RNA sequence: AGAGUUUGAUCCUGGCUCAGAGUGAACGCUGGCGGCAGGCCUAACACAUGCAAGUCGAACGGCAGCACAGGAGAGCUUGCUCUCUGGGUGGCGAGUGGCGGACGAGUGAGGAUAACGUCGGAAUCUGCCUAUUUGUGGGGGAUAACGUAGGGAAACUUACGCUAAUACCGCAUACGACCUACGGGUGAAAGCGGAGGACCUUCGGGCUUCGCGCAGAUAGAUGAGCCGACGUCGGAUUAGCUAGUUGGCGGGGUAAAGGCCCACCAAGGCGACGAUCCGUAGCUGGUCUGAGAGGAUGAUCAGCCACACUGGAACUGAGACACGGUCCAGACUCCUACGGGAGGCAGCAGUGGGGAAUAUUGGACAAUGGGCGCAAGCCUGAUCCAGCCAUGCCGCGUGUGUGAAGAAGGCCUUCGGGUUGUAAAGCACUUUUGUCCGGAAAGAAAAGCACCGGGUUAAUACCCUGGUGUCAUGACGGUACCGGAAGAAUAAGCACCGGCUAACUUCGUGCCAGCAGCCGCGGUAAUACGAAGGGUGCAAGCGUUACUCGGAAUUACUGGGCGUAAAGCGUGCGUAGGCGGUUUGUUAAGUCUGAUGUGAAAGCCCUGGGCUCAACCUGGGAAUGGCUUGGAUACUGGCAAUCUAGAAUGUGGUAGAGGGUGGCGGAAUUCCCGGUGUAGCAGUGAAAUGCGUAGAUAUCGGGAGGAACAUCCGUGGCGAAGGCGGCCACCUGGACCAACAUUGACGCUGAGGCACGAAAGCGUGGGGAGCAAACAGGAUUAGAUACCCUGGUAGUCCACGCCCUAAACGAUGCGAACUGGAUGUUGGGCUCAAUUGAGCCUUCAGUAUCGAAGCUAACGCGUUAAGUUCGCCGCCUGGGAAGUACGGUCGCAAGACUGAAACUCAAAGGAAUUGACGGGGGCCCGCACAAGCGGUGGAGCAUGUGGUUUAAUUCGAAGCAACGCGAAGAACCUUACCAGGCCUUGACAUGCAGAGAACUUUCCAGAGAUGGAUUGGUGCCUUCGGGAACUCUGACACAGGUGCUGCAUGGCUGUCGUCAGCUCGUGUCGUGAGAUGUUGGGUUAAGUCCCGUAACGAGCGCAACCCUUGUCCUUAGUUACCAGCACGUCAUGGUGGGCACUCUAAGGAGACUGCCGGUGACAAACCGGAGGAAGGUGGGGAUGACGUCAAGUCAUCAUGGCCCUUACGGCCUGGGCUACACACGUGCUACAAUGGUCGGUACAAAGGGUUGCCAAGCCGCGAGGUGGAGCUAAUCCCAUAAAACCGAUCGUAGUCCGGAUCGCAGUCUGCAACUCGACUGCGUGAAGUCGGAAUCGCUAGUAAUCGUGAAUCAGAAUGUCACGGUGAAUACGUUCCCGGGCCUUGUACACACCGCCCGUCACACCAUGGGAGUGGGUUGCUCCAGAAGUAGCUAGUCUAACCUUCGGGAGGACGGUUACCACGGAGUGAUUCAUGACUGGGGUGAAGUCGUAACAAGGUAACC
Repeated sequence: AGAGUUUGAUCCUGGCUCAGAGUGAACGCUGGCGGCAGGCCUAACACAUGCAAGUCGAACGGCAGCACAGGAGAGCUUGCUCUCUGGGUGGCGAGUGGCGGACGAGUGAGGAUAACGUCGGAAUCUGCCUAUUUGUGGGGGAUAACGUAGGGAAACUUACGCUAAUACCGCAUACGACCUACGGGUGAAAGCGGAGGACCUUCGGGCUUCGCGCAGAUAGAUGAGCCGACGUCGGAUUAGCUAGUUGGCGGGGUAAAGGCCCACCAAGGCGACGAUCCGUAGCUGGUCUGAGAGGAUGAUCAGCCACACUGGAACUGAGACACGGUCCAGACUCCUACGGGAGGCAGCAGUGGGGAAUAUUGGACAAUGGGCGCAAGCCUGAUCCAGCCAUGCCGCGUGUGUGAAGAAGGCCUUCGGGUUGUAAAGCACUUUUGUCCGGAAAGAAAAGCACCGGGUUAAUACCCUGGUGUCAUGACGGUACCGGAAGAAUAAGCACCGGCUAACUUCGUGCCAGCAGCCGCGGUAAUACGAAGGGUGCAAGCGUUACUCGGAAUUACUGGGCGUAAAGCGUGCGUAGGCGGUUUGUUAAGUCUGAUGUGAAAGCCCUGGGCUCAACCUGGGAAUGGCUUGGAUACUGGCAAUCUAGAAUGUGGUAGAGGGUGGCGGAAUUCCCGGUGUAGCAGUGAAAUGCGUAGAUAUCGGGAGGAACAUCCGUGGCGAAGGCGGCCACCUGGACCAACAUUGACGCUGAGGCACGAAAGCGUGGGGAGCAAACAGGAUUAGAUACCCUGGUAGUCCACGCCCUAAACGAUGCGAACUGGAUGUUGGGCUCAAUUGAGCCUUCAGUAUCGAAGCUAACGCGUUAAGUUCGCCGCCUGGGAAGUACGGUCGCAAGACUGAAACUCAAAGGAAUUGACGGGGGCCCGCACAAGCGGUGGAGCAUGUGGUUUAAUUCGAAGCAACGCGAAGAACCUUACCAGGCCUUGACAUGCAGAGAACUUUCCAGAGAUGGAUUGGUGCCUUCGGGAACUCUGACACAGGUGCUGCAUGGCUGUCGUCAGCUCGUGUCGUGAGAUGUUGGGUUAAGUCCCGUAACGAGCGCAACCCUUGUCCUUAGUUACCAGCACGUCAUGGUGGGCACUCUAAGGAGACUGCCGGUGACAAACCGGAGGAAGGUGGGGAUGACGUCAAGUCAUCAUGGCCCUUACGGCCUGGGCUACACACGUGCUACAAUGGUCGGUACAAAGGGUUGCCAAGCCGCGAGGUGGAGCUAAUCCCAUAAAACCGAUCGUAGUCCGGAUCGCAGUCUGCAACUCGACUGCGUGAAGUCGGAAUCGCUAGUAAUCGUGAAUCAGAAUGUCACGGUGAAUACGUUCCCGGGCCUUGUACACACCGCCCGUCACACCAUGGGAGUGGGUUGCUCCAGAAGUAGCUAGUCUAACCUUCGGGAGGACGGUUACCACGGAGUGAUUCAUGACUGGGGUGAAGUCGUAACAAGGUAACC
């Protein structure tokens, strides 16, 4: 510090997710040791049991219990035991009294302020402590304990009687204190203990002294109370709150100020700088995170607060409204003799419960601290320790070295090996930890005792204090630590391995099981599931889950945005607020700087020290901030003054659909009246509805009425926006220009507020020509509640009143300043020139186009900024749910404004790019259309396919690009299918062992495979062991598979398409995907060429090179040929001869837009012409770019994986592939006279032939038979070409057309023609008279037509391939159909239009709104009620101290009553939660229904 994820790819916006750190954690797996820390986050739920606050006899009366002096008695062992007594002593239960139980310990419920934090303040108190000062005199009356007598189950309690005090009460005194009318007045105490020389004594003591106390007071310290300022969560869908409320005067009350309380008076106080209300929460030092600013948090430790079963209350006290005190009420639990009582773990342990979850009913007061005490000491679940828990942090260990036969085993493998892996074993060594044995600290010094000093004193007592010596005290614990012994011995797991993210293979599984933080894996080859091997990371832990911060600049102070991504209010005026021109003075609030104090300690940071290190502990330092105070004065602010540049006013002009009111005008539509006139009009893609013979439309004249204002009209004008358009008048707002004058900052923005605000809509009353929602009819359509047509009502118009929204848009808030220009235009001014018209220069104000810099994600913006800055306002923070619900405000309503959440998704989105597509556009091509010729579709047959059938009808091919296709040929074979019969190392290959030559003859059984029997035969090489072929037998490795997957593959092929395209290097442009080149102007069959050009070049394609054909030449002439010369024949190159010709087959020539003219841009090229056999690629063929279709083929072949192995392999016989209601494709033959039939005559090319072609001759009507010559082929044969031509006949008919079908008889091939061959003869003679919708081929030697040959093949073509003969018609042209190419445009498509995608309905699930209500919580208001307590009043009862005139009084207690008030009760509101029949919409869900709304002109442009 970043990364993954939207796309085909890109940039941006934007969310989601991850890597880091942390935790009082929990869960899963695992677990050796030690140190240091931490440990109910949930039920402030309920608690059994034990302990957690006592102490003082040196305050007191005492003596229940224990011990001991003393006294008495008994036993007797005469110094021991026992009994009784004994407050005299040590001590001490209970009690009186004092101090302490207000600390310590716990918890975080409540509380948004009576709290907390920081800084200040004045009107206060303060036990114990310290210092100072003054006292401590003299009396009195009670009471508990105790005793006696009662009540009660108990808790407890009543009466009478006795007694003490440092308990209680007067009196005296009063330094100082308090009150005061300044005269004065008021108010205190307590003793106890130690020691002692004189003196006194009632022998108790007094007295002296010391110590501890007590009382009054002053000061300090400590602690506490009170007040103020500032800071301290969320919600405005909480906007108004408040009656002791705010203040005053006077009282009361308190330790103390104060409405704290009361009487009276005034009407205030708080609030958009957020009052009130609701929700949530202990606050802080700190902790976690972060670079920081911040954000989150408030366990442990420390400070403060609050609470103590719930609520209320006071008492005591220095301090409480009191955790282990009291009273009352309530709930709960317990005891009970039913009459009454008792209790409060949020102390330490512990229990139940709750929960994912949190420990021992431990030891000790040894240390530190606290309470009491003179002290010893006692108490102390504070504390110190131990126990449990990997809960965390830190440290250590689980060995070290050597060791290659790279062992075994595992795993993988290309079978060679690799890996685990120096890892193990083995050898050598070490001993931390653990085990055993032994030693052994520190934490402990005060105190006590002894001695020596000092203080005090009369004192060498006592007491205090310093030193020295001595003695005692340890829970932890025989612990830390140290030494020794044995021995590698006692000790490794967890997660992960697709990317992010370090780490890979095999097997299993087969969209199943499962994984998953995000993207996403899994549908038979999964590095993503499960396992294994291996690896990576961390390590006594490792992962997961939860939560916080970070990354997240996704809340932006540091540090974001708003034209199109979310985001500028529809527009203005203006309040508060914010901001504000120039100069001077002053002030010093902001600002800057210095200083004091504070910011507790701990923590963080820096730096030392101590535990072996570290964690941990410890010493010192530094450290954001707040306050106070001194100084500075540039800037901002305040105050006072000045100025004119901002702003405004005045004067003079100008333009304008600016607004309002009234009036006027013409054209047009419609309607009415009249005339002319006749059959249609209107409407549409085409029609129909409609109007019209009752006279329409058309046309002429007249009239009525309403609405809107053509031309001018303009990216022209005006207005804040909405908006504004005939003409005239009146009223009225604003703007601009010029020059001067005046005021003197008067300004800008603007939360709330106010005003305006298109259209539609609403209310009332008018008006209504045209248009026109709704509605009706006609069409269209599968439907058509639409688009189109004919009608038509609200409405549109006017007046008044509402509504307040729009894609109210420049999707761009207002104001100010600055920053190159060019051009047009509107309204002014100025200079120059000038007769006008019209110009030129320049300057303001508008408006528009293009563009420098700059900005922007890009598009684009660009002095009218989206540039550079300033001021103010509004708004945004992923998509959906949703601008919805609820609440509120407004409205007559419609609705508007404000405006969520649950739930759900990993995207949604912007701009641009490349493609693809469009019922977008432009250009161009093609038998694509058109123009023609001939077909198919109708018939019969052939053939292929589908379907059906079947035991099987083997399999594949499926739009073009499957269907006379694989198949260039299924009777058996082929053959893969079916039935039956057989074989199992196999029909075939290699290896091993044994036997045998191989091979061959014949017979039997069987459908055959096969089985059985039988005959002949002994071969070749040899080193003499044997070996090589071949056959048989046996066992195992293996063979075999036309079994599956063409979506695992190779190879081959089809197709777009012989279309002209497809790319690269370098450069340039762009953030980038990409672009450029390859686009443009011409041209071409062509990305062919030329020109232009930020491109320049190049590659694969095109073309050419290759084959063939067309002309000529050269060479060579046999089997071809025969002109000339001979021979010969009825005839024939038959023969001699020849190579001239034809021809054959080798090599050349030729054609290149080369030449001429024109057009073109002086180009490329095109048009015409000449010459030429051929002319513009001469004709044909081969040749198929990058790629597309998961196209086809596992059944040509090869091949991964899977599957079968006495069968899915192999052999055989028979059957099937040939079935047949039907449908489709491709063909053949026809329907006839351009023809059929008969007779005669002529002319090819290219092929094939020895398992062959087969001549002549003879036989047969013929298929054919016989025959055997020739030919391994320019020699012989197949082999007569046919159409054509010359005659004859038929005469338009189901025929002398047509030949299907069927019968009979034959021929040939073959082992065999039944299923199931071809052909021949005779007979039979079906459909069919040119073919509906639709559709195919062809542009010249082509179509059409005619025959010939070949491959396959025993036989079997109407198919396929090849060959020649005869031989046309038409093309104006590119509007349209189809396909393709280039450019451009739109796009929400990219699996790319066979795309994408919307809504209803149906089903399942989820959350949510409404809902008659129902049940809870909280709370306001109005009442009732009134425990305990306090205060006031009272005088019913009782009454020790004081006073008394002895009667009583003062005072007190109980009782009564009033006020306040908790619980409780009633009524009525508000609010919140849960629930509710039914109901509303919403979301989600591989393959449901209906349509097709949107994206292309989305087929009616879309949207608000």
A computed fold for a 1504-nucleotide RNA from an uncultured bacterium, annotated as small-subunit ribosomal RNA. The sequence is in RNAcentral, with records from Greengenes. It matches the Rfam family "Bacterial small subunit ribosomal RNA".